[in-house]
Context: one part of a larger RNA
Molecule: small-subunit ribosomal RNA, central domain
Organism: metagenome
RNA sequence: CUGGGCUUAAAGGGUACGUAGGCGGUUUAUCAAGUCAGGUGUGAAAUGUCUGAGCUCAACUGAGGCACUGCGCUUGAAACUGAUAGGCUGGAGUAUUCCAGGGGUGUGCGGAACUGCCAGUGGAGCGGUGAAAUGCGUUGAGAUUGGCAGGAACACCGGAGGCGAAGGCGGCACACUGGGGGAUUACUGACGCUGAGGUACGAAAGCCAGGGUAGCGAACGGGAUUAGAUACCCCGGUAGUCCUGGCUGUAAACGAUGAGCACUGGGCGAGAGGAAGUUCGCUUCUUUUUGCCGUAGCGAAAGCAUUAAGUGCUCCGCCUGGGGUGUAUGGUCGCAAGGCUGAAACUC
Numbered sequence: 001c002u003g004g005g006c007u008u009a010a011a012g013g014g015u016a017c018g019u020a021g022g023c024g025g026u027u028u029a030u031c032a033a034g035u036c037a038g039g040u041g042u043g044a045a046a047u048g049u050c051u052g053a054g055c056u057c058a059a060c061u062g063a064g065g066c067a068c069u070g071c072g073c074u075u076g077a078a079a080c081u082g083a084u085a086g087g088c089u090g091g092a093g094u095a096u097u098c099c100a101g102g103g104g105u106g107u108g109c110g111g112a113a114c115u116g117c118c119a120g121u122g123g124a125g126c127g128g129u130g131a132a133a134u135g136c137g138u139u140g141a142g143a144u145u146g147g148c149a150g151g152a153a154c155a156c157c158g159g160a161g162g163c164g165a166a167g168g169c170g171g172c173a174c175a176c177u178g179g180g181g182g183a184u185u186a187c188u189g190a191c192g193c194u195g196a197g198g199u200a201c202g203a204a205a206g207c208c209a210g211g212g213u214a215g216c217g218a219a220c221g222g223g224a225u226u227a228g229a230u231a232c233c234c235c236g237g238u239a240g241u242c243c244u245g246g247c248u249g250u251a252a253a254c255g256a257u258g259a260g261c262a263c264u265g266g267g268c269g270a271g272a273g274g275a276a277g278u279u280c281g282c283u284u285c286u287u288u289u290u291g292c293c294g295u296a297g298c299g300a301a302a303g304c305a306u307u308a309a310g311u312g313c314u315c316c317g318c319c320u321g322g323g324g325u326g327u328a329u330g331g332u333c334g335c336a337a338g339g340c341u342g343a344a345a346c347u348c
Base pairs, nucleotide, nucleotide: 004319005318006317007302008301012316014201015200016199017198021194022193023192025088026087027086028085029084030083031082033081034080035077036076037075038074039073040072041071042070048066049065050064051063053061054060091191092188093187094186095184096183097182098181099180103177104176105175106174107173108172109171110154114150115149116148117147118146119145120144121143125136126135162169163168206247207246208245209244210243211242215241216240220236221235222234223233258315259314260313261312262311263310266293267292268291269290270289271288272287273286274285275284276283277282297304298303321348322347323346330341331340332339333338
């Protein structure tokens, strides 16, 4: 290796791009590296095996044959793989045209709410809770009216609806910009798939420097509760949350389901297009995306079921009892926190 698995039992890398490598549509010709066939050389002896022989048998010994599945050389074959040359259009890409969208970046603007400040009215409470208290208030609070300022987030629309590789993305306008879908089949002509290393992106929290700070709010202080209450509840409140630049690189980063291609009954929706028909109400068909239910099949079951966990192929990642342990150690990255890689003893 023959011959296991990875939704939930251990196991899909957070996501993408891409190097090496692996794999790769269709057709013609040539070559003959792989492949196959013949010949030939070699494959020491012992060992193995077959035949018969020698010790009374056997073990053992000795003889002959075979095997030694291999390698070299040589002569051929040309289906497949490969190589070279030339074609093809279905894969892939390009073009033209139309379409949807919270995809991204920057700038500007808007209203509601909130908090603060100023001024008017007013005059004793407010706030908070299960009940209270801390707290705020006659130096005039709370309420209410007008004005000003500030920061953050964008109600309704809003939807098992949309976009994005993932993380994620939601007020409005403008500028720049990425991707996707349909139609036409015009062009290129296999340019493809995957991807060890690598690179980029990557929620929240955290870190560095500078700004900003309305609300909320780790830590912290106080009030309650309680046997206690380092909590849950209440009054405050600093980092932080926000912005700019840099770092960190982790998440139940989840569909707990890697990427790509092909094939395999149906039914009911939703988003974006197209074609044909039409009594202009719409109907039928079709592409793509996104859901639900279910046939076969699969599955330990739950369930999955054309968006597969079905049937196959290609490539990558990962798993091998629980604890010890994502620890120790070494290496490497990081300002640090820590990340990545990652054991053993021992024990059940």